Model confidence (mean pLDDT): 82 of 100. This is a predicted structure of a 478-nucleotide part of an RNA (small-subunit ribosomal RNA, 3' major domain) from an uncultured bacterium.

Context: one part of a larger RNA
RNA sequence: UGACGGGGGCCCGCACAAGCGGUGGAGCAUGUGGUUUAAUUCGAUGGUACGCGAGGAAUCUUACCUGGGUUUGACAUACACAGUGAUUAUAUGGAGACAUAUAAGCGUAGCAAUACGACUGUGAACAGGUGCUGCAUGGCUGUCGUCAGCUCGUGCCGUGAGGUGUUGGGUUAAGUCCCGCAACGAGCGCAACCCCUACUGCUAGUUACUAACAGGUUAUGCUGAGGACUCUAGCGGAACUGCCAGUGACAAACUGGAGGAAGGUGGGGAUGACGUCAAGUCAUCAUGGCCCUUAUGUCCAGGGCAACACACGUGCUACAAUGGUGGGUACAAAGUGAAGCGAAGCUGCGAAGCGAAGCGAAACGCAGAAAACCCAUCGUAGUUCGGAUUGAAGUCUGAAACUCGACUUCAUGAAGUUGGAAUCGCUAGUAAUCGCAUAUCAGCACGAUGCGGUGAAUACGUUCCCGGGCCUUGCACA
Numbered sequence: 001u002g003a004c005g006g007g008g009g010c011c012c013g014c015a016c017a018a019g020c021g022g023u024g025g026a027g028c029a030u031g032u033g034g035u036u037u038a039a040u041u042c043g044a045u046g047g048u049a050c051g052c053g054a055g056g057a058a059u060c061u062u063a064c065c066u067g068g069g070u071u072u073g074a075c076a077u078a079c080a081c082a083g084u085g086a087u088u089a090u091a092u093g094g095a096g097a098c099a100u101a102u103a104a105g106c107g108u109a110g111c112a113a114u115a116c117g118a119c120u121g122u123g124a125a126c127a128g129g130u131g132c133u134g135c136a137u138g139g140c141u142g143u144c145g146u147c148a149g150c151u152c153g154u155g156c157c158g159u160g161a162g163g164u165g166u167u168g169g170g171u172u173a174a175g176u177c178c179c180g181c182a183a184c185g186a187g188c189g190c191a192a193c194c195c196c197u198a199c200u201g202c203u204a205g206u207u208a209c210u211a212a213c214a215g216g217u218u219a220u221g222c223u224g225a226g227g228a229c230u231c232u233a234g235c236g237g238a239a240c241u242g243c244c245a246g247u248g249a250c251a252a253a254c255u256g257g258a259g260g261a262a263g264g265u266g267g268g269g270a271u272g273a274c275g276u277c278a279a280g281u282c283a284u285c286a287u288g289g290c291c292c293u294u295a296u297g298u299c300c301a302g303g304g305c306a307a308c309a310c311a312c313g314u315g316c317u318a319c320a321a322u323g324g325u326g327g328g329u330a331c332a333a334a335g336u337g338a339a340g341c342g343a344a345g346c347u348g349c350g351a352a353g354c355g356a357a358g359c360g361a362a363a364c365g366c367a368g369a370a371a372a373c374c375c376a377u378c379g380u381a382g383u384u385c386g387g388a389u390u391g392a393a394g395u396c397u398g399a400a401a402c403u404c405g406a407c408u409u410c411a412u413g414a415a416g417u418u419g420g421a422a423u424c425g426c427u428a429g430u431a432a433u434c435g436c437a438u439a440u441c442a443g444c445a446c447g448a449u450g451c452g453g454u455g456a457a458u459a460c461g462u463u464c465c466c467g468g469g470c471c472u473u474g475c476a477c478a
Stems, first nucleotide, its partner, number of pairs: 001478002004474002007472007015462002019426005026317008034308002042053002064303007073126001077125001079123006087104005106117004128292002131290003137286002139281003142277001144275001149188006155164003168179003194269004199237007209226002213224003240263001243257005319419001323378006335366003340359002345354003385416001390411007432454007
C1' cells in the first nucleotide's frame, strides 16, 4: 500500500422487511449428469454451465459409428513430361456411391506447322485436418457492475515504499455539486449529446382519413369532392429546480406549491472506466508451436446425435365454479409475403383439398386476435375437471416420416384435489393473466426475440441475511 475480520461508523441495491405470483409434489417438453451403446460427435460446470453454442439433428447438416470407395486428392497455386477431349444424350449391369460401353464430338489467333487456353494422365512441390494446446495468442464475450470509481502532470511532504490531490463539513442516482483544505489543474468513467415514447406548431395529403356539400346502397369513405380530424413523416417548440414559499452556511441542495401533456434523470433503450476471474471460445474466424499425410485427409450408404433403472436445472399443462362446455357478439399493436402471401366460392366432421382474384404491398393476403361481455347448462364428483398414454383411420411437407416430423377425427381417459425442507421473480402500465407476429425454416416451437389487450397488492423501515461503495481500526496474510 492492499486484501481480510463472526472490528467500528456512514450509505446503497427486490438485499431483507411489506405484498403478489411461482419453483420444489403430478404428467409432458427441453437441457445436463449418470448409465448404456458400434456410436450415443464436440464444447459450456458455484455465482458468471444446464430451452447454453443450436435463431429450428428424418437425408443433408454431422464433426460420431459400421461398411464400401479414393490417394496431387472434395478445394488452391504453379512446374515438368505425355495426351485430347470437356460436356451432353442414350443403353446395359449394380443395393448404393458408382463403374462400363456406344454415338455426336476442341475454344481463341493463325493458310498451316504451332502458340495460348480448357481438360485428362504421370511425377514432384503442395493441398487438407471440427486433430492437440484458450496455460503460447489475436479478435469477440461473460462477470463484479451502469457499481462510482480508476488515474496522471506539476508542486509539496516522507531516507524510502509511498502520501497529498481523491481526505474533511454538507449534498446527490453519481469523485453530482457547494464550502473548506499544500495543493493547483487534467484525463478515462458519471451526466449530456443519439434512438423510441408522452404534448404541440408548421409543411405535405396517397394507398391513409371523412367534418361540411352532393350522389348512391340492404349496408360500408362506396363515389364526386375535401385538407378540417385521425394518421403518416420531415423540420421545429416544450422541462431548465425556470417561478413561488419554507429549510439550509448568505452555498450546493432538499421539502412543499403553482402553472403544465409532462417536474425535478418524465418513462424505456443504446452506451459498460482502470481492472478481476491464466473466466469462456484453437468447433465462427484468424493464428504460433506440436501432430496426421494410402490418413487424424476426402467421397458415399445405413445407423447414431432421439438410447433409459435413475438424479438435477429451465419451462408448459393442470389439479377446477374468479371454472368447464355450447351459442351469440366487440376491441389491438407490431410484423411479414414472389421458388412467396394466397382472398371469394365449392368439397370435407376436421387436419386439409379444389380454385384462382389481388398483391413486390398505408392498396391485396397471412388475419379469425384471445382473455373480456351476454345467454344457457353443469353442482363439488377424480366430475361435462384434467388431459398423459394407447388403438384405429387420415391430412400435409418432403426422393424418403420404421428407427425419428407436425397436425386432424373417432375411441381410450393415467397421474394430479395446490405440493416437505428449501428456493425464485417482481415497486406500475410493473407483477399476474390473455392472445398475435417474426427469425430459423421444405416440414417441425411448450424455446427465443418482439408486439399489443386486461391490469393489481405492498414498501412501517434498515435490527438482521446477501452483494456493493466510502472512511476508520486491528492484523501472525501478500